Model confidence (mean pLDDT): 77 of 100. Predicted 3D model of a 390-nucleotide RNA (Bacterial RNase P class A) from Arthrobacter pascens. NCBI's taxonomy places the organism under Bacteria, Bacillati, Micrococcales, Micrococcaceae, Arthrobacter. Its Rfam family is "Bacterial RNase P class A". Rfam classes the family as a ribozyme.
RNA sequence: UGGGUUGACCAGGCGGCCGCGCGUCACGCAAGUGGCUCGAGGAACGUCCGGGCUCCGCAGAGCAGGGUGGUGGGUAACGCCCACUCGGGGUAACCCGCAGGCCAGUGCCACAGAGAACAGACCGCCUGGCGGCGUGUGCUUGCACGCGUUUCGACCAGGUAAGGGUGAAACGGUGGUGUAAGAGACCACCAGCUUCCCGGGUGACCGGGAAGGCUAGGUAAACCCCACCCGGAGCAAGGCCAGACAGGGCACGAUUGAGGGCUGCUCGCCCGAGUGCCCGGGUAGGCCGCUGGAGGGCGUCGGCAACGGCGUCCGUAGAUGGAUGGCCGCCACUCCUGCGCUGGCAACGGCGCGGGAGCACAGAACCCGGCGUAUCGGUCAACCCAUCCA
Repeated sequence: UGGGUUGACCAGGCGGCCGCGCGUCACGCAAGUGGCUCGAGGAACGUCCGGGCUCCGCAGAGCAGGGUGGUGGGUAACGCCCACUCGGGGUAACCCGCAGGCCAGUGCCACAGAGAACAGACCGCCUGGCGGCGUGUGCUUGCACGCGUUUCGACCAGGUAAGGGUGAAACGGUGGUGUAAGAGACCACCAGCUUCCCGGGUGACCGGGAAGGCUAGGUAAACCCCACCCGGAGCAAGGCCAGACAGGGCACGAUUGAGGGCUGCUCGCCCGAGUGCCCGGGUAGGCCGCUGGAGGGCGUCGGCAACGGCGUCCGUAGAUGGAUGGCCGCCACUCCUGCGCUGGCAACGGCGCGGGAGCACAGAACCCGGCGUAUCGGUCAACCCAUCCA
């Protein structure tokens, strides 16, 4: 200098004008008006997973159903995170893994192919028969018998899983012995399996050794088996206050006066035909829940890390038809382009002055921890590879 890997971060800034929501202050009888503070995100999103909180249920255990699946740790918890192991990819930094079990059982393995699970004989190879061919002998002269056939076969019976061919996959690999031809049939080495031993590690697992039998296909995101986890519903949870009209029911009542007013109460005076309670309805409506928490920043200590302990500092949205917006100016950033100056052999750049365009994805609704997905652009750090110079 070029290319790459990983992690962290930003998500335009300032000013003016208009507007919206919560709170608070002032004014106003009220409706409201004015001032001030605060007012979305890295994903607020999807609602996929886990928890807090609330109500209901619940002696305990089990069944059903659902989920998770290497090991150790972190956490309130998780399907998340960290570290490690194993497998795979990359020259490397590093990345990816739906990573228990198919010698408990059952099922499935398309197409092609002869055959797809304790398989299979299509071609090929080999043996025998039969036929053909050659040859010899005999005679009944065109037949019989014998022998041969490395160089014959669209035939028959068998052997053979070494070779060919099909397939994602064909029942270990290489070499030899052996055989009619072959074959773990036997042998050597290698791979793999089972059992055991030694050493290391908390563990997954790793390293080394011995014996056995010669070989065992894949698929569990197929049923299933094993181990562990899970009660249900969700802020429209849940709690508090609590009507009006119609209609209905019950009780009392019209001179033997229900009820009301004056009144602290009684008496008294006055008004007086309807009055009270319940249902309608714990409905409509209002309020709480509601935002200070598994909170954030910094420092320090423990830990490889995730994370945890301690100290200190900070105050940071709460709407309920649902606020957080719009316009203008200047600046910044990116891209395109014009002119001028300029570096370089070139490719390709640098500086200045103009013009134009762009500036994402998206948006709280009880609150947190994750995951996944979207995102114009930009910044920083560490590491890897290649090349050049000293």